Predicted 3D model of a 266-nucleotide part of an RNA (large-subunit ribosomal RNA, domain VI) from a Phycisphaerales bacterium. Lineage of the source: Bacteria > Pseudomonadati > Planctomycetota > Phycisphaerae > Phycisphaerales. Its mean pLDDT, the model's own confidence on a scale to 100, is 86. It matches the Rfam family "Bacterial large subunit ribosomal RNA". Gene Ontology terms of the family: structural constituent of ribosome and ribosome.
Context: one part of a larger RNA
C1' cells in the first nucleotide's frame, strides 16, 4: 500500500500442513482341515512396542538469586557475631518455571470413486463370453472423515455492529484547497505463564499492570541476644524459631508521564 467511506468483532474455505504405524496374549476353538503332526479363516476382547500431541497433580531431575551446616585463609582492633576468597569452597536440602524416566490423549468408526482380482445381465459370433452397450462387489493405496494454519484466495468473499460525510476559503460552477474531527487505533509507558526484533495478551489513575508493604503457603530446620547448665566441646529454655527468590491473596505507598493518527477525493 491494496481489497473502493473509516472502524471493531465473528464467520465461509479455496488451498496447504499434518497424522495414517505395528506386535503380542485370550475367547471363538484345539473347533473346521488333517492318518497324525499341526492347526485356522471369521469374529469379539485384552495388553504393549515405537511415535506424536499435551501437561507439571503424582515420581524425580535441575533450580550459580532461598535455607543450613562446615574445612583453611583474610577483613570488621579482639571476644562475640558477621563479611569475603578458596570449583557455588565443599556438603545436606529446596519454591516458582524448566523438564523426563513421570501422567493424561492420539492412530478409531464410517461414507465415496476405484487398483488386480470376482461377478450379473448381454451381444458382435442362433453358442459361449465380467464388454463391446448396461450393472455390482473389490485394498494398509486414492478423495472425504480427524487436527492446524487459511480471504495478499490481487478471484482481496460474507455476516454482526459502531461512527460519519462538518467548517471556511477560491472556483471556468465540473471542482479544487485548507482546517476540524467521530467510532476507533497507534506512538509512549506498567508489565506478562507472550516472546529473538516485531507480534501476542493485561494494563495506564474511572487504574491493582509492575515494584514496595501486608497477610498466607512453602522451603530450610529451632536465629540474635538473654538465662539454666556442664571441668570443656556442648546442651536445655525463651523457640515448629529466624531467615527466605519467582507462587497465592490483599493494599494505591512508588511508577503507569505525555502526545499523535484516524472517514466518501477510484
Nucleotide at each position: 500500500c491494496g481489497u473502493u467511506g473509516c472502524a471493531a468483532a465473528c464467520c465461509u474455505g479455496a488451498g496447504a500442513a499434518g497424522a495414517g504405524u505395528u506386535c503380542u496374549c485370550c475367547c471363538u476353538a484345539g473347533u473346521a482341515c488333517g492318518a497324525g503332526a499341526g492347526g485356522a479363516u471369521u469374529g469379539g476382547g485384552a495388553g504393549g512396542g515405537a511415535c506424536c500431541c499435551a501437561u507439571c497433580c503424582c515420581u524425580g531431575g535441575u533450580g550459580a538469586u532461598c535455607c543450613u551446616g562446615u574445612u583453611g585463609g583474610a577483613a570488621c582492633g579482639c571476644u562475640c557475631g558477621u563479611u569475603c576468597c578458596a570449583u557455588c569452597g565443599c556438603a545436606g536440602g529446596g519454591u516458582a518455571g524448566c523438564u523426563a524416566a513421570a501422567u493424561g490423549g492420539g492412530g478409531c468408526a464410517g461414507g465415496g470413486a476405484u487398483a488386480a482380482c470376482c461377478g450379473c445381465u448381454g451381444a458382435a459370433a442362433g453358442c459361449a463370453u465380467c464388454u463391446a452397450a448396461g450393472c455390482g462387489g473389490g485394498a494398509a493405496g486414492c478423495c472425504c472423515c480427524c487436527u492446524u494454519c487459511g480471504a495478499g484466495a490481487u478471484g482481496a468473499g460474507g455476516u454482526u455492529u459502531g461512527c460519519u460525510g462538518g467548517u471556511u476559503g477560491c472556483u471556468u460552477c465540473g471542482g479544487c484547497a485548507a482546517c476540524g474531527a467521530a467510532a476507533g487505533a497507534c506512538c509512549c509507558c506498567u508489565g506478562g505463564a507472550a516472546g529473538a526484533c516485531c507480534a501476542c495478551c493485561a494494563g495506564g489513575u474511572u487504574g491493582a499492570u509492575a515494584g514496595g508493604c501486608c497477610g498466607c503457603a512453602u522451603g530450610u530446620g529451632u536465629a540474635c541476644g538473654g538465662g539454666c547448665u556442664g571441668a570443656g566441646a556442648g546442651g536445655c529454655c525463651u523457640u515448629c524459631a529466624g531467615c527466605a527468590g519467582a507462587g497465592c491473596g490483599g493494599u494505591a505507598c512508588u511508577a503507569a508521564c505525555g502526545g499523535u493518527c484516524g472517514a466518501a477525493g477510484g